[in-house]
RNA sequence: GAAGGGGGCUGGGCGACCGCUCGCCAUCGGCGGGAGGAAAGUCCGGGCUCCACAGGGCAAGGUGGUGGGUAACUCCCACCGUUCGUGAGAAUAGGGAAAGUGCCACAGAGAAGAGACCGCCGGCGGCCCUCACGGUCCUCGGCAAGGGUGAAACGGCGAGGUAAGAGCUCACCGCGGGAUCGGGGACGAUCCCGGCAGGGCAAACCCCACCUGGAGAAAGGCCGCAUAGGAGGAUCGGGCGCGGCCCGUGCAUGGUCCUCGGGUAGGCCGUUCGAGGCCGACGGCAACGUCGGUCCCAGAGAAAUGGUCGUCACCGCGGUUCGCCGCGGGACCAGAACCCGGCUUACGGCCCCCUUCCACU
Numbered sequence: 001g002a003a004g005g006g007g008g009c010u011g012g013g014c015g016a017c018c019g020c021u022c023g024c025c026a027u028c029g030g031c032g033g034g035a036g037g038a039a040a041g042u043c044c045g046g047g048c049u050c051c052a053c054a055g056g057g058c059a060a061g062g063u064g065g066u067g068g069g070u071a072a073c074u075c076c077c078a079c080c081g082u083u084c085g086u087g088a089g090a091a092u093a094g095g096g097a098a099a100g101u102g103c104c105a106c107a108g109a110g111a112a113g114a115g116a117c118c119g120c121c122g123g124c125g126g127c128c129c130u131c132a133c134g135g136u137c138c139u140c141g142g143c144a145a146g147g148g149u150g151a152a153a154c155g156g157c158g159a160g161g162u163a164a165g166a167g168c169u170c171a172c173c174g175c176g177g178g179a180u181c182g183g184g185g186a187c188g189a190u191c192c193c194g195g196c197a198g199g200g201c202a203a204a205c206c207c208c209a210c211c212u213g214g215a216g217a218a219a220g221g222c223c224g225c226a227u228a229g230g231a232g233g234a235u236c237g238g239g240c241g242c243g244g245c246c247c248g249u250g251c252a253u254g255g256u257c258c259u260c261g262g263g264u265a266g267g268c269c270g271u272u273c274g275a276g277g278c279c280g281a282c283g284g285c286a287a288c289g290u291c292g293g294u295c296c297c298a299g300a301g302a303a304a305u306g307g308u309c310g311u312c313a314c315c316g317c318g319g320u321u322c323g324c325c326g327c328g329g330g331a332c333c334a335g336a337a338c339c340c341g342g343c344u345u346a347c348g349g350c351c352c353c354c355u356u357c358c359a360c361u
Stems, first nucleotide, its partner, number of pairs: 001357010012312007020034006036333001040344002043342005048216004055247004060212005065079005080094001081092004095207002100205002102201003117147002119143005125137004155173002158170003174196001175194008220269004230260007239251004276295008314329006
């Protein structure tokens, strides 16, 4: 100097004037607060409210290495295995194919106990050649090692053996089983036995292990006003409710459902003090936890949180006597609506650490 990998911070500060909104004071106004790093997507997990007193099973759905963290999770941390990368690192298609079913197009002889296209070897017979060697034709038998097809060919590679070949035999690798050691564990290392169950796909159906009621802030409550404490029908061992089904269960001076008729559309709560933020110490590889201190940091209801000016900082362009000067920009993605923990997606600037390559010293 170039190219990469991982992480952190931030999305303007200060002042003045004007405007909007909430809270407090007790009021001709004053004080204090006022969109996020993703507020987005609605993908997960919860809190809270109601069904409702809320249980069992089936079905359905979700997760899937080990160990931790957490209120919980499909999230986060650490580690193991596999794959990719020279590397820093990244990804996770991470339980089971010997329970069963299914798929692997086309090509190819043959795609899971499959297979002979080109071929290799041997036997009988015929023909050619000078006997042999050899060549060729027909037929019978042996082979699947070589070539070809394909994403993938029934373990790989090397040696021996054979008429030619084949785990046929042997060494190594792979596969299956076992022992010892290390590790909390997933796993790893070494050794022993076995010629060995025919590949891949389960993000195919399925099997195994674990988990799961539903709905949703327009959830759901309270108060007030007003009408007509109206009328009729169905059902009552059945009806209605509990996401689908079954069991079970709740409602009962009435319950539930349907039709007609009448009235109201107002106000308040939920609504922001929390699994809360920040700082420090200790423990832990870390995620995070414990303790101490400190702070209160939006709450609307069709939806406020804004505008102008100045200055500083940042970024870009130009100039420079290298002190700085001038001009421009608001730096991006983008707006809370019950709240919180994540994930995913969108995005500008600055900083730190690490890896590889090149050149110089």